Context: one part of a larger RNA
Molecule: small-subunit ribosomal RNA, central domain
Organism: uncultured bacterium
RNA sequence: CUGGGCGUAAAGCGCGCGUAGGCGGCUUGGUCAGUCAGAUGUGAAAUCCCAGGGCUUAACCUUGGAACUGCAUUUGAUACUGCCAGGCUAGAGUAUGUUAGAGGAAAGCGGAAUUCCGGGUGUAGCGGUGAAAUGCGUAGAUAUCCGGAGGAACAUCAGUGGCGAAGGCGGCUUUCUGGAAUAAUACUGACGCUGAGGUGCGAAAGCGUGGGGAGCAAACAGGAUUAGAUACCCUGGUAGUCCACGCCGUAAACGAUGUCAACUAGCCGUCGGGUCCAUUGAAGGGCUUGGUGGCGCAGCUAACGCGAUAAGUUGACCGCCUGGGGAGUACGCCGGCAACGGUAAAACUC
Numbered sequence: 001c002u003g004g005g006c007g008u009a010a011a012g013c014g015c016g017c018g019u020a021g022g023c024g025g026c027u028u029g030g031u032c033a034g035u036c037a038g039a040u041g042u043g044a045a046a047u048c049c050c051a052g053g054g055c056u057u058a059a060c061c062u063u064g065g066a067a068c069u070g071c072a073u074u075u076g077a078u079a080c081u082g083c084c085a086g087g088c089u090a091g092a093g094u095a096u097g098u099u100a101g102a103g104g105a106a107a108g109c110g111g112a113a114u115u116c117c118g119g120g121u122g123u124a125g126c127g128g129u130g131a132a133a134u135g136c137g138u139a140g141a142u143a144u145c146c147g148g149a150g151g152a153a154c155a156u157c158a159g160u161g162g163c164g165a166a167g168g169c170g171g172c173u174u175u176c177u178g179g180a181a182u183a184a185u186a187c188u189g190a191c192g193c194u195g196a197g198g199u200g201c202g203a204a205a206g207c208g209u210g211g212g213g214a215g216c217a218a219a220c221a222g223g224a225u226u227a228g229a230u231a232c233c234c235u236g237g238u239a240g241u242c243c244a245c246g247c248c249g250u251a252a253a254c255g256a257u258g259u260c261a262a263c264u265a266g267c268c269g270u271c272g273g274g275u276c277c278a279u280u281g282a283a284g285g286g287c288u289u290g291g292u293g294g295c296g297c298a299g300c301u302a303a304c305g306c307g308a309u310a311a312g313u314u315g316a317c318c319g320c321c322u323g324g325g326g327a328g329u330a331c332g333c334c335g336g337c338a339a340c341g342g343u344a345a346a347a348c349u350c
Stems, first nucleotide, its partner, number of pairs: 004321003007304002012318001014201004021194003025088007033081002035077008049065006091191001092188004096183004103177007110154001115149007125136002162169002206247006215241002220236004258317006266295012299306002323350003332343004
C1' cells in the first nucleotide's frame, strides 16, 4: 500500500456556508498528456530463479541462460480519462402564476391566572402533611366582592399536525425578511456534488455592564423524617429564570443513523399543491407531486430490527474507529474576563 468497519458492540464533526483538493451529464471535432502496443538503448557484478559442471555428498564454489517487473528515446493505437474548440438539455439555476406554514427580526395590543397594594363584607382560624411542625392570622388572616400595580407565560384550538440546516419555533395585529412546495411555459446552458483548513449559527447553565423581578427557585435558613439526614417532604428564600448589548461554544446538540445522486413489491393514515370524476352543497373517489407516520416483500443484520424517509443495491466526497482502565486526563499550544473549551499523550496496570 491492499484489506475491515461506524443505529444499539470502538467509531457520523451539533448544524450550515464555503477555499484548496477530489469527483463530475449527453454529443462532435482536434490533441495524444495519462493509458495501451512495438522497436532501440540502458537497467555493473554478486544475490534470487532455471539448466549444467567441480569438491566422495551437502553447505559452498562455478558456467550459461533467464530475470532485473524500471528509466529514456522513438514509431504507432485513440475506446476511456485529461486538455483545447464547438453544440445539446435530462443535472443545476432564473423568470411568471398560485399555495401552506409556532421559519426569523422589530413594534404595538389582549384576556385568564398567580402575587402584592387600597377599599367593602365577614370571623377564627388559614396553610401544609403519611402524620405534623416551622409559617401566616384578633394590629382582623384564609374566604368573598370592587378597584389598582407589576412581571412572566400564552389554556382551549393542538394533531406520530406545520415550519426551520441544526439549536429551535405556539395569544393577536402590523412592518421588514429567509426558505419551501406546486403548475405551465419561456430562458441560461453543466453554471454541479462533496468539502481538509476557514468562517457563521448554535439549548440549558454560566460570565460582564445596565435594567427588571410576579411566579418559580440552586445556595442558604427553619420545621419534619431518621440511628444519622449536609437529602427525599413542608414553610420561607438569594442568585438565576425576563430585557438590551457583549462573551461562553458545550449537551443522551439523538433518528445515538454525515451530505449528495441513482435504482429496487405492495398496503394503510395524515399535511401542502395540481388535475380528473362525481355532487345542489358539504363530504367523497382516482391519478400525480412534495412532506410526515404505521405495517410489510426482496434484500440486509450478531440479533434487535431496518425495509423507496433503508440499516437494501451502487457511485462521489468528507469525518471518525482499532482491547479495558489510566483519560478525554497530564504537558505544550490555541481560544476565553473567568468558569472552562479545543487539540491530545505516556508510564503503569488487567